Source information
The RNA shown here (small-subunit ribosomal RNA) has 1421 nucleotides and comes from an uncultured bacterium. The RNAcentral record of the sequence draws on ENA and SILVA. The prediction has a mean pLDDT of 84.
């Protein structure tokens, strides 16, 4: 940054981005330069090689070459010379080089320190005389498989050993005493000698001594992981004298005395781990690491020992003892890669059985030299860092080809090809270093000497050496030739389409992607990044202030111990004076080099390498400062205490004693209930309850006062009385910092609980019984035992709370109380002022996430102490400690999640609260369920029963009209450019009755026939139809309404939903819009940190109801004539009809209401408070419906999922469910007669009359494109009969004959006459409509339609009844208020259980390891 939420702040975790690695792994892989490479089994090795030198220390001469003698020759002889196996002896082999087992201090670091030792090296001082005796080799003779080994014999030294001599050595009783050596080489004048050679001189060794340089032994301070679930450890322990022993201090070691020592500043004991210098990371302070290079320190197959030597307790030595592996003749030997290569193994991994001593360095040696897997180099490895290439430039027809597309394009892209150019690197050719000084030779000079010898130093001269390697490096050539991948692309986070796939396959670091339109899989294409590399796992720091020293917190997010006392720690008031530990300053020593900074230098640049310098924040000396702290010592009174005077208190303890209630008992009265509850019922009661009275008996608590009153630390109440802790105020005195706080400890600690031992009235855990209830191990009710009380022991916890530790100081106020003190005031009180001290509300600044807290802080600051570090596991398990128990206390871990929680915001929700509406409930009146039948879904059926609609808000819905059609379903039979559209060519005008064959769609001859329109004189052309053919295409009521537009429905005609500006809030949001009234209404009014404003509301609109005005025809008739008849003549008065228009506005009045909004009642009015109905449906919900009205994205068919036809089917039927119809009958049925409508409709139409027919109808035909004709008969009504019955109710079913439509009435129409005459006699549970011209009830009418409705939509006639009221029930709004809900209660969520599978504990045991204790028995030394 992301990620908790619908959103907000804040806590608070897991995660990303970055550095880095001795790394690995996956995909690629040109060069080259510096560098690194077993992190794992301190596993176990084959083979080589890694420590040897010196003949100038010996004796010699085994092998080699010379030389010399002999021999014919083959050979033989000779150490004489070069050298030299094996041997003696001397030096080294304790370096160098590996590794990190063990070590938590016998280590490192860093600073000091004494009682120490030193080969080889420098400096000084003496010295180096004389003798001896072995022994290896060597030879001869055994053993033995081998390793190896015996016995005899011979020989030499710088091997061994004595004597002499000895200083400044050591040792001392101070007299003294002990102690050494070796020779080798080179040279030479003199002088000796036969000669060797003495001699003489240099040098090299030796010996004894001092001293130094380095090195190394030993000591100390201080600093170095984690663990208290390790708190006591230690007998040579700690210390002394004394002996001993060591190069040296020293209980190292022993005898003996003494009883210490160490340790909460962490002894001991586990566990881990080589330190450091440094290295990575980080702003830094820190965390992590200890590979490479450089210092120290341990080991060398495990353990143990000690010889040798200056040096070891010894990687390539030795002895023992163990394991392990070879060899063997089984009798005995041999070994030790953790040196270099190099094998097995083990692992995710880690190289060549290589050159070479050219170089630096080491051993040895006069030296030449030899040794040297140290080392220098080379090979192998993209391990790791650093450089360089893979081309450069021009090139648009913006080529093909991918790819995407909205089909126009667009992208890859100047990218490629194609012109010009260049040649790093690589390959080929030639040339070619530095790294090398020496060492030796030779001249000259010094120094040493008797010396122009020799030997050393310096200088110049000449001259030998190179593993890398013919390598860097130079030139030439020839060619764009040989040389790019890797990740990723939802957001964090730079980069997008397409197709596949369809919770599948897969993806992920976190959050999450995938369920048919995936930028998130998988391919492609493009695109970003970084590039000989990329990704990925591993792993550190970082970010993370998420362990906070720098730099967090604890009211409520985790976190103040239940409170208090108080040791050690810690931290302390005011002043003086000394000191000098802390602290500041100087100086000086030292902090290895490398590193890491800085300036420089060399490798073409870079990594790298190299000069300098600067740090190295660190320890030690020392010298000074004295403010601050500490320490000493002295004073001071403002903390703190003490003393005296007063007060209030349910502070404690422990003894008395009240009265009042419940229970119980006894006894009088008295009768039938009493007691309990929502209702009951167990229970008590005629054996006398409950009620009443007297009386007693007993226990436990203290009404009234009583207060956000008082005392104390949890606690504490009746009065009294002894005993006794603390507070508060007031002033004087007196101590003189005595203070704070508090780990470990110690006291006290509610209620339950436990133990003895009393004691029990009431109440009352378990327990019974009796209700509830599905159940009721509960709530309700009758009883009822522990406890509850009371001593005395325990226990040790709470939501033990203010969820706030204690003490200190300091910073606005208001108001209330409670006990003081002081002042005013009063007779005395009240009251009032002030001051500390307690205990409440509210507030300002300040805090704070935000609630809030606010002189009683959660503000500002100090001390001191406890505690927290993500949910869950889990306050759990072991482990220990208390406890009689219960159980308390201290207290993890595997594993598992990405959160879990805090506070506040909208909203939804509540069997939460207020307020209000609605035919919501009530109060009515009718139905609905019950019947038959219509008719719609369901289910089932079926070749097919086409789809769709599904709680309200699908089920007389789509469909205002399924016999064919319609129709999409099924079956058969037919077509494939297609029934239908555009486009191209070709021909024909097109068309073609009647006929055949089929079921038909169609198919045959095509046959009589027939030729149109435009333009032209004509030939021809054009349109426009038709046939035919080949492709583009059509077609699709296939699919996805969760891809969508459109339209629809619902809440709901409910009253609500927003905005702009301001303004509060850290934000989400609040505020407007809430509140007082009111209203149908977010309607109107008042108020208000709001002020306006939009979309609903109301009006504007239509209709209905009144008038007026104007027009009167087809329509009306008062008045006039007339007629059968408003028929006609006249007339528009009415009464209708069409148009304008007018009228209602709480506009008048009266109360009421805050003088308002408004309401209540009246007047006048046709109508009265939106006048009645309609249309009108705010942001929004319901992925609400519909892809089968239309459109339309993808998907899917294409001789078929398209097109036609013929028959079926959507009309079937055991159920079931919804919606109307007729009924069950007297408010009625049946006959008969008779008045009064509306709103509609009529030409492929309504149809009058007239006839016919019992009807349905039909024959005929007037009028009428209609205020003229028709449809048309309106029915409820009247009057008479029937008289309560399954009937003169009811009318289905069935027969039989018939009408109408239509091509066609079998499946499947509607009707008519006769005939037949089911169920039903008013309907459980429950349920629904309506508040007035409404319900009820009776007919008319339309629109689909050839024909068909009990459905739909209009239309009028007659015409109620109730409404107390908002308690409930649904359903809404408003405002609050709780919320762990936001997919919003249909929500969330808890716990058993069942099977799987993770992890951890127990678990009869059982196995292994590792360590500690005790005891045998013991090697070499």
């Nucleotide at each position: 940054g992301g990620u908790u939420u619908g959103a907000u702040c804040a806590u608070g975790g897991c995660u990303c981005a970055g550095a880095u690695u001795g790394a690995a792994c996956g995909c690629u892989g040109g060069c080259g330069g510096a560098a690194u490479g077993c992190u794992u089994u301190a596993c176990a090795c084959a083979u080589g090689c890694a420590a040897g030198u010196c003949g100038a220390a010996c004796g010699g001469c085994a092998g080699c070459a010379c030389g010399g003698g002999g021999g014919c020759a083959a050979c033989c002889c000779u150490g004489g010379u070069g050298g030299c196996g094996a041997g003696u002896g001397g030096c080294g082999a304790a370096c160098g080089g590996g590794u990190g087992a063990g070590u938590a201090a016998u280590a490192u670091a860093u600073c000091g320190g004494a009682a120490c030792g030193u080969g080889c090296c420098c400096a000084g001082u003496c010295g180096u005389g004389g003798g001896g005796g072995a022994u290896a080799a060597c030879g001869u003779a055994g053993c033995g498989a081998a390793a190896g080994u015996u016995a005899c014999g011979c020989u030499a030294a710088u091997a061994c050993c004595g004597c002499a001599u000895a200083c400044g050595a050591u040792c001392u009783a101070c007299g003294g005493a002990u102690g050494a050596a070796a020779g080798c080489g080179g040279g030479g004048g003199a002088u000796c000698g036969c000669a060797a050679g003495a001699c003489c001189u240099c040098g090299c060794g030796c010996g004894a001594u001092u001293g130094g340089a380095g090195c190394g032994g030993c000591c100390g301070a201080u600093a170095u992981c984690a663990g208290a679930u390790u708190a006591g450890g230690u007998a040579g322990u700690u210390g002394g004298u004394g002996g001993g022993g060591u190069a040296a201090a020293g209980g190292c070691u022993c005898a003996c005395c003494a009883a210490g020592c160490c340790a909460a500043c962490g002894a001991u004991c586990u566990g881990u781990a080589g330190c450091u210098g440094g290295u990575c990371u980080g702003a830094g302070a820190g965390g992590a690491c200890g590979a490479c290079c450089a210092g120290c320190c341990a080991c060398a197959c495990u353990g143990g020992g000690a010889c040798u030597g200056a040096g070891a307790c010894a990687c390539g030595g030795c002895c023992c003892a163990g394991a392990c592996u070879c060899c063997u003749a089984c009798g005995g030997g041999a070994g030790g890669c953790a040196g270099c290569a190099g094998u097995g193994g083990g692992g995710a991994a880690u190289u060549u059985u290589g050159g070479a001593c050219a170089a630096u360095g080491g051993a040895c040696g006069c030296a030449a030299g030899u040794c040297u897997g140290a080392u220098c180099c080379a090979g192998c490895c993209a391990u790791u860092c650093c450089g360089c290439g893979u081309g450069a430039g021009u090139g648009a027809a913006g080529a093909a080809g991918g790819c995407c597309u909205u089909c126009g394009g667009g992208u890859u892209g100047u990218a490629a090809a194609g012109c010009u150019c260049u040649u790093u690197c690589g390959c080929a050719a030639g040339g070619g270093a530095a790294g090398a000084a020496a060492a030796c030779u030779u001249a000259u000079g010094a120094u040493c000497g008797a010396a122009u010898a020799a030997a050393u130093c310096a200088u110049g001269a000449g001259g030998u050496u190179g593993a890398c390697g013919g390598u860097a490096c130079c030139u030439u050539g020839a060619u764009a030739a040989g040389a790019a991948g890797c990740a990723c692309c939802g957001g964090c986070u730079a980069a997008c389409u397409a197709c596949g796939u369809g919770c599948c396959a897969g993806c992920a670091g976190c959050c999450g992607c995938g369920g048919u339109a995936a930028u998130a899989c998988g391919u492609a294409g493009g695109g970003u990044g970084c590039g000989a590399g990329c990704g990925u796992u591993a792993a550190u720091c970082g970010g993370a202030a998420u362990u906070a020293c720098u730099g967090g917190g604890c009211g409520u997010a985790a976190a103040g111990c239940g409170u208090g006392c108080g040791c050690a720690g810690g931290c302390g008031g005011u002043u003086u004076u000394g000191u000098a530990a802390g602290u500041c300053g100087g100086a000086u020593g030292u902090g290895a080099a490398a590193u890491c900074c800085c300036c420089g230098g060399g490798c073409u640049c870079a990594a790298c390498c190299u000069g300098g310098g600067a740090a190295c924040u660190g320890c030690g000396u020392u010298c000074g400062a004295a403010a601050c702290u500490g320490c000493a010592a002295g004073g001071c009174u403002a903390g703190a205490g003490u003393g005296u005077g007063u007060c209030a208190g349910a502070g404690g303890g422990g003894g008395g004693u009240a009265g009042a209630a419940u229970u119980c008992c006894a006894c009088g009265u008295g009768u039938a209930g009493c007691a309990g509850u929502g209702a009951a019922a167990u229970g008590c009661g005629u054996a006398g309850a409950g009620a009443u009275g007297u009386g007693g008996a007993g226990g436990a608590a203290u009404a009234c006062c009583a207060a956000u009153g008082g005392c104390g630390a949890a606690g504490c109440a009746g009065c009294c009385c002894c005993c006794u802790g603390g507070g508060a105020u007031a002033a004087c005195a007196c101590u003189g910092a005595c203070g704070c706080u508090c780990a470990u400890g110690c006291a006290c600690g509610a209620a339950a609980g436990c133990g003895u031992g009393g004691g029990g009235a009431g109440c009352a855990a378990a327990c019974a019984g009796g209700a509830u209830u599905a159940g009721a191990u509960a709530c309700c009710c009758u009883g009822g035992u522990a406890g509850u009380c009371c001593a005395c022991g325990c226990c040790c916890u709470a939501a033990a709370c203010g969820a706030u530790g204690u003490c200190a100081a300091c910073u606005a106020g208001u108001u209330g109380u409670u006990g003081g003190u002081a002042g005013a005031g009063u007779a005395a009180a009240a009251u009032c002022u002030a001051u500390g001290a307690g205990u409440a509300a509210c507030g300002u600044a300040g805090c704070u996430a935000a609630c809030g807290c606010g002189u009683g802080a959660a503000g500002u600051u100090g001390a001191c102490c406890g505690c927290c570090u993500g949910g869950g596991g889990a306050g759990u398990a072991c482990g220990g400690u208390c406890g009689c128990a219960a159980g308390a206390u201290u207290a993890a871990a595997a594993c598992u999640c990405a959160a879990a929680g805090g506070a506040a915001u909208u909203g939804a929700c509540g069997g939460g609260g207020a307020c209000c509406c609605g035919c919501a409930c009530a109060a009515g009146c009718g139905g609905u369920g019950g019947a038959u039948g219509a008719u719609g879904u369901g289910g089932a059926u079926u070749a097919a029963u086409u789809c769709g609609a599904u709680g309200c808000a699908a089920c007389g819905c789509g469909a205002a009209a399924a016999a064919c059609c319609u129709u999409a379903c099924c079956u058969a039979c037919c077509c494939u450019u297609g029934a239908c559209a555009u486009g191209u060519c070709a021909c024909u005008a097109a068309c073609g009755a009647a006929g055949u064959a089929g079921a038909g769609a169609u198919a045959c001859a095509u046959u009589a026939g027939g030729u149109g329109c435009c333009c032209g004189u004509a030939a021809g052309g054009g349109a426009a139809a038709g046939u035919g053919a080949a492709c583009a295409c059509a077609g699709g009521u296939g699919c996805u309404g969760c891809a969508u537009g459109g339209c629809u429905g619902u809440c709901g005609u409910c009253a609500g939903c927003u905005c702009g500006u301001g303004u509060c809030g850290u934000g989400a949001g609040a505020u407007g819009u809430u509140g007082g009234g009111u209203u149908a209404a977010g309607u109107c009014c008042c108020g208000c940190a709001a002020c306006g404003a939009g979309c609903g509301c109301a009006a504007c609109c239509c209709u209905c109801a009144c008038u007026u005005u104007u027009a009167g025809u087809u329509g009306c008739c008062a008045u006039c004539a007339u007629u059968a008849a408003g028929u006609u003549g006249g007339g528009c008065a009415c009464u209708c009809u069409g148009a304008a228009a007018g009228a209602a506005c709480u506009g008048c009045c009266a109360g009421u209401g805050a003088u308002a909004a408004g309401c209540u009642g009246g007047a006048g009015g046709a109508a009265g408070g939106u006048g009645g109905g309609g249309a009108u449906g705010a942001c929004g919900u319901c992925a609400a419906g519909u892809c089968c009205u239309c459109a339309u994205g993808g998907c899917c068919c294409u001789u078929a999922c398209g097109u036609g036809u013929u028959g079926g089917g959507c009309u079937a039927c055991a159920c079931a469910c919804g919606u109307g119809c007729u009924a069950c009958a007297a408010u009625g049925g049946u006959a008969u007669c008779u008045a009064c409508a509306a709103c509609a409709g009529g030409a492929a139409g309504c149809a009058a009359a007239a006839c016919u027919g019992c009807g349905a109808a039909g024959u005929u035909a007037a009028g009428c494109a209609a205020a003229u004709c028709c449809c048309u008969a309106a029915a409820a009504g009247a009057u008479a009969c029937c008289u309560c019955a399954g009937u003169u109710c009811g009318g289905a079913u069935u027969g039989c004959a018939c009408u109408c439509u239509g091509c066609a009435a079998c499946u499947c129409g509607a009707g008519u006459g006769c005939a037949u005459g089911a169920a039903g006699c008013u309907g459980g549970a429950a349920u629904u409509a309506c508040u007035a011209g409404u319900a009820a009830u009776c007919g008319u009418g339309g629109a689909u339609c050839a024909g068909c409705g009990u459905g739909c939509c209009a239309c009028g006639g007659u015409g109620a009844a109730u409404g107390c009221g908002u308690u409930c029930c649904c359903g809404g709004g408003u405002c609050u208020u709780g919320u762990a809900c936001a997919c919003a209660c249909c929500g969330c969520c808890c716990g058993u259980c069942a099977c799987a599978c993770c992890a951890u504990g127990g678990g009869a045991g059982u196995u292994g390891g590792u360590u500690c204790u005790a005891c045998c028995u013991u090697a070499a030394g």